[in-house]
């Protein structure tokens, strides 16, 4: 120096869902009913391991062993943009925002 990768900050891009009700009166809080899923959350496979049993080899003599194979197990680990809808969001505008991309910086 130059590649990939994680993290931080900064900019850009960014979705779905009610102008629904009722109050206070404010493009705003708050109830109620209904809907989204893409701040957080929570939940699952395959695999791997373990625990058990069976074949099968050795070895031995009814036990043992295994860099094998197979079966079961509300067992352990283990995803998502899947899924729940706690949360959060629900006219436009504000904010927010998974994940994308620019640049710095470690």
């Nucleotide at each position: 120096a130059u590649u990939a990768u994680u993290u931080g900050c900064a900019g850009g891009g960014g979705a779905g869902a009610g102008u629904c009700u009722c109050a206070c009166c404010a493009a705003g809080u708050g109830g109620g009913c209904g809907c989204c899923g893409a701040a957080g959350g929570g939940g699952c496979a395959a695999a791997u391991c373990g625990u058990a049993g069976a074949a099968c080899a050795u070895g031995a003599u009814c036990c043992a062993u295994g860099a094998u194979u197979c079966u079961a197990c509300a067992g352990a680990u283990a995803a998502a943009a899947c899924u729940c809808u706690c949360a959060g969001g629900u006219a436009c505008a504000a904010a927010g925002g998974a994940c994308c991309u620019u640049g710095c910086a470690a």
This is a predicted structure of a 106-nucleotide RNA (Glycine riboswitch aptamer) from an Anaerolineales bacterium. Rfam family: Glycine riboswitch aptamer. Rfam links the family to the GO term glycine biosynthetic process. From the family's description: This family represents the bacterial glycine riboswitch. The sequence was found by an Rfam model in a public genome assembly. Lineage of the source: Bacteria > Bacillati > Chloroflexota > Anaerolineae > Anaerolineales.